[in-house]
A computed fold for a 73-nucleotide RNA from an uncultured Bacteroidales bacterium, annotated as transfer RNA.
The sequence was found in a public genome assembly.
The coordinates come from a structure-prediction model, not an experiment, and the mean pLDDT is 81.

RNA sequence: GCCGAAAUGGCUCAGUUGGUAGAGCAACGCAUUCGUAAUGCGUGGGUCGCGGGUUCGAGUCCCGCUUUCGGCU
Repeated sequence: GCCGAAAUGGCUCAGUUGGUAGAGCAACGCAUUCGUAAUGCGUGGGUCGCGGGUUCGAGUCCCGCUUUCGGCU
C1' cells in the first nucleotide's frame, strides 16, 4: 500500500425487508429472611465510533475518516 471483519447502556451481545433500540450480566429499589446469600418483582442508564449524503423516516442504504483485529504484498 491492497482486501476483509468489527465499533450499539458499565460488560458481553442481539436488532430480519429502512418505521424511531432490546436481552443477559452488573448497579439501584422493593418483597422474602433473625441477618446475608440465593430467588421473585420493579427502576434508571445508550444521539448506535466520527462527519456528510439519500429518504417522509437510517443502527440498517451510499461516500469519506478514525480505532481495533485478521489476511496479502